[in-house]
Context: one part of a larger RNA
């Protein structure tokens, strides 16, 4: 000078309290671990691994295993020689692959040049090893409020000072004061979105005042909506209190006025550094290994096993509810190898046919919770849906190992969960639906997106994590 301390003081977080809703018990989904295995490919490991790389393993992916196979390779450049090579059809195999059969170069006068096959070697190839050889990117303290620097000054010297002291504040933010005066990385601000309004623009959007009509913005017409650009507006600006004291500061609190009041919500930005943190399997790379094999190709099987044990979540265990039948309101995506209406058929999922839309136009498309009305009357139930068995449908060469949906029968635990222990402070929590990415097909996971809309906060003694002395 750090870093610690079951040493003091000061501060702050959903870090206790104060409440709401959970998990932990059940069944299934998932990922992990450990057993198992011819393989169950590898990585992630306290918080920061374990619905995590993977935003989608049936074939492929695919690295993992077993059998067939190749050896300048599947891929790349260089030499060198032919002029073919491929499709397509026949055999044989499980394919890979081998053998046959058809047919035969292209550009350019030319010189060459392209393309393909065949071959000798240089060398391609390696998801093999080192994240403790590295770049790159990532997590994490922590969106905490720190980290430093130059000049002077003080110390023999590491080093101090500035950055500490009293206010204050989300904040090393600001004022004051002060042997320091200044600066730089953060912080604030500047950038999207959202919350008023105003000018301009009005089609595919709206529809108040006319008209038509069986009906529907049809018409015509432009006020609202709404969608776009570009502006305003919010600054502690005004008032009052308090706020060291002789006076004077920053800022608290309270008020007006306003759509919005004190960074208005919310995103996006992550300082010097920590953790030899993760990543050689995104990718790049050094060094080291492998080279008829540790490379490469096909075909099957594994990554989906199951005495178990832990995380994440869906779905319940019911009347605030569960069926039944009518009726109401969204926002924000997608769409041509897609989205697909009406209409016909079916008990249902599907299926016929293809009208409009590359979309403010046509489609996905039905919001659901809610509201009406009946019913059931506290049961292992008409709660609850696992599990089986039957028939079917849909994708795709192929659902047997391994997919998803639909009718019908079947009807398991499960009566609110031990120690423990997670989230949340407002349009949040709780709850209900919708939509998108990957994708041929598979969502209770993921990422967006409206609809309902609470309760509680004395307070900082303590748990846990930061920051100052």
């Nucleotide at each position: 000078u750090g870093a610690c301390g079951g040493g003091a003081c000061c501060c702050c977080g959903c870090a206790c309290a104060a409440g709401c809703a959970g998990c932990g018990g059940a069944g299934c989904a998932u990922g992990u671990g450990g057993u198992u295995u011819a393989a169950u490919u590898c990585g992630a490991a306290g918080c920061a691994a374990c619905g995590c790389g993977a935003a989608g393993a049936a074939c492929c992916u695919u690295a993992c295993c077993a059998a067939g196979a190749c050896u300048u390779g599947a891929c790349a450049u260089c030499g060198c020689u032919u002029g073919a090579c491929a499709u397509c059809c026949c055999u044989a195999g499980a394919g890979a692959u081998a053998g046959g059969g058809c047919u035969u170069c292209c550009c350019g006068c030319a010189a060459g040049g392209g393309c393909a096959a065949g071959u000798a070697g240089a060398c391609a190839g390696g998801u093999g090893g080192u994240g403790c050889a590295u770049g790159g990117u990532u997590g994490u303290c922590g969106u905490c409020a720190g980290c430093u620097c130059g000049u002077g000054u003080c110390g023999u010297g590491a080093g101090a000072u500035g950055u500490u002291u009293g206010g204050u504040u989300a904040a090393g933010u600001c004022c004051a004061g002060c042997a320091a005066c200044g600066a730089g990385c953060g912080c604030a601000a500047c950038c999207c979105c959202u919350a008023u309004g105003a000018a301009c623009a009005g089609u595919u959007g709206c529809c108040a005042a006319u008209a038509u009509u069986u009906a529907g913005u049809u018409a015509g017409g432009g006020a609202c909506u709404c969608u776009g650009u570009u502006c305003a507006g919010a600054c502690u600006g005004c008032c009052g209190u308090u706020g060291a004291u002789u006076a004077a500061a920053a800022a608290a609190c309270g008020g007006a006025g306003g759509a919005a009041g004190g960074u208005g919500g919310g995103g996006a930005u992550g300082a010097c550094g920590u953790c030899a943190a993760a990543u050689c399997a995104u990718c790049a790379u050094g060094c080291c290994c492998c080279u008829u094999a540790c490379g490469u190709c096909u075909u099957g099987g594994g990554c989906u096993a199951c005495a178990c044990a832990c995380g994440u979540g869906c779905u319940a265990c019911a009347a605030u509810g569960g069926c039944u039948a009518u009726u109401a309101c969204a926002a924000a995506g997608a769409g041509c190898a897609g989205c697909g209406a009406u209409a016909c058929u079916g008990u249902a999922a599907a299926g016929u046919g293809g009208a409009g839309c590359g979309a403010a136009u046509c489609u996905c498309a039905a919001a659901a919770a809610g509201a009406u009305a009946g019913u059931c009357u506290c049961a292992g139930u008409u709660c609850g849906g696992a599990u089986u068995g039957a028939g079917g449908g849909c994708u795709g060469c192929a659902a047997c190992c391994c997919g998803c949906c639909c009718u019908c029968a079947u009807g398991a635990a499960g009566u609110c969960g031990g120690a423990g222990u997670u989230g949340c402070u407002a349009g949040u929590a709780a709850u209900c639906c919708c939509g998108g990415a990957u994708c041929a097909g598979c969502a209770c996971g993921c990422c967006g997106g409206g609809g309902u809309g609470a309760a509680u906060g004395c307070g900082u003694u303590c748990c846990c994590g930061g920051g100052g002395u």
Predicted 3D model of a 469-nucleotide part of an RNA (small-subunit ribosomal RNA, 3' major domain) from an uncultured bacterium. Model confidence (mean pLDDT): 83 of 100. The RNAcentral record of the full RNA draws on ENA.